Molecule: transfer RNA
Organism: Pyrobaculum sp. JCHS_4
This record gives sequence, structure tokens and C1' cells, in this order.
RNA sequence: GCGGCGGUAGCUCAGCCUGGUUAGAGCGCUCGGGGGCGGACCGGGAAGUCCCGGGUUCAAAUCCCGGCCGCCGCA
Repeated sequence: GCGGCGGUAGCUCAGCCUGGUUAGAGCGCUCGGGGGCGGACCGGGAAGUCCCGGGUUCAAAUCCCGGCCGCCGCA
């Protein structure tokens, strides 16, 4: 340099192919219940520029273009 895959909540990831609800799950965090105190368990809550910029569209995490970063392969 070229190619492939990936980047979504603090962490691990789903959703993208086939655009349309208010963007989700587990773990973690937090408040409460329960408990002698905790754990497990039960109920509630907060937390996201969907890597960045642009384009297409009535509408973009999702499609297109250009970048950045990581991993792998080729040279």
C1' cells in the first nucleotide's frame, strides 16, 4: 500500500442483510423490599453524539461516499 471483519450503555454483545414503535439484553451501578448484617432473591431507576464527517430519503444505528481506530490476511 491492498483486502476482509469489527467500532451501539461503565463492560460483553444483539439489532444492520430487508430503513419506520420511544434504541435493547445480560452483567455492573443505584434506590427500595426482605433480612441481625450481608449474599442469593423480588420490585423500581439512572446511564447511549449508535466511532467521526458528508450524502440519499418524508424518515438513517441500518443504504451510499470519505476519514479515524482495532484485529486478521496479502504484498